[in-house]
RNA sequence: AGACGGCCGGACGGCCGCUGACGCGCCCACUAGCGCGUUGGAGGAAAGUCCGGGCUCCACGGGAAAUGCGGUGCCGGCUAACGGCCGGCGGGGGCGACCCUAGGGAAAGUGCCACAGAAAACAAACCGCCCGCGCGGCUCCGGCCCCGCGGGCAAGGGUGAAACGGUGCGGCAAGAGCGCACCGCGCGCUCGGCAACGAGAGCGGCACGGUAAACCCCACCGGGAGCAAGACCGAAUAGGGGCGGCCGGCGGCGCGGACCGGGAAACCGGCGCCGCAUGACGCGAGGGGCAUUCCCGCCCCGCCGCCCGGGUUGGUCGCGCGAGGCGCGCCGCGAGGCGCGUCCCAGAGGAAUGGCCGUCCCAUGCGCGAGCAUGGACAGAACCCGGCUUACAGGCCGUCU
RNA sequence: CGGGGCGUAGCUCAGCCUGGUAGAGCAUCUGCUUUGGGAGCAGAGGGUCGGAGGUUCGAAUCCUCUCGCCCCGACCA
Repeated sequence: AGACGGCCGGACGGCCGCUGACGCGCCCACUAGCGCGUUGGAGGAAAGUCCGGGCUCCACGGGAAAUGCGGUGCCGGCUAACGGCCGGCGGGGGCGACCCUAGGGAAAGUGCCACAGAAAACAAACCGCCCGCGCGGCUCCGGCCCCGCGGGCAAGGGUGAAACGGUGCGGCAAGAGCGCACCGCGCGCUCGGCAACGAGAGCGGCACGGUAAACCCCACCGGGAGCAAGACCGAAUAGGGGCGGCCGGCGGCGCGGACCGGGAAACCGGCGCCGCAUGACGCGAGGGGCAUUCCCGCCCCGCCGCCCGGGUUGGUCGCGCGAGGCGCGCCGCGAGGCGCGUCCCAGAGGAAUGGCCGUCCCAUGCGCGAGCAUGGACAGAACCCGGCUUACAGGCCGUCU
Repeated sequence: CGGGGCGUAGCUCAGCCUGGUAGAGCAUCUGCUUUGGGAGCAGAGGGUCGGAGGUUCGAAUCCUCUCGCCCCGACCA
């Protein structure tokens, strides 16, 4: 000077506040209110909502497959899962530490490749090179040149982002994988590797331009919506209207579920007993009537879904013990896994998580200096978790070039 | 909090799916016409396609990230 990995992201003390929980006291019908005390109170991204899950509801007889749509895409592993991570492989960059990589298939098919250029993909020939023939010109008689016709070539020029292998030697009338060597490419073989792939020797004279973040093909994955999910209580309203749906029996299954205190209730808190947990009881959406031999059907009540109209802007649960944090040990290159110990750690209405002072730290400015002044990055939970991405002043540690 | 959509000329929009010179209407400017103005006619100017990166020979268009704006979603019965 740089590369990579990990961590912190102002510290300590005092005073005054806000908010959750618990305890005590007062008021008391109280879980409300007031006071006191104890204790907890933003992030590495809480963000973007780009992925993956948990959870909840809806849909669906079960399993498997197919079609459509969306996504992923080298190989192996990790994980609850992933488009994430780890370890490898291939390609590219850097002197190097190291970094980047949407990296399946273009010999399954279709499309596109503007302009320029002869030609943009079963090929083709503008300039050009060469051969033959004819006419003509020049001549130092060796030959040279112009034009036309017929034929050969694809080396050179030119166009383009890209031109049907590259370089060299030989060869040829001129040329050309026409022949040879090396490189590239393709094909199968052997060896190594779980594999991606690598190495080796051989064969083929080249057959195969690019584009799939164009359609598409192949393999794999995915039912939909989201805590404003969803369940319940209370209040109010026109306790309304329209459309659609709702077989029976048996067995099985599932859900709620009993005490005490409080509350209007949902529910919250507590206790752990005679019976009862081997489930009393209740529910899971149909029921009734007319008619009837049966089917089709009609009426009333109920339940579910959607729409119109109307009403309310209250409360409770979901709601934080979790793929949880920290420490140690073992296994693994690693992502990570297993075991033991220990801790309980925000939770609401969208709103709380702060302010002041002192000492120190850092940055900037002034000053010779002691010091003085100003300022403290990005940003802020709202169902939760694992990732990715984006924003971020400054600082610390370790390894390496 | 969750879901969806849109950014293109001064304004309103098309073009994006299927990549190849960025367009329309209104507005602005100039000229003609008119005594002057309006209307009309003819013509002209005006664009980092919100920003950054990538794929491609080539991006307004395809992909990723980001910024801004707009819309929808409560419960009861």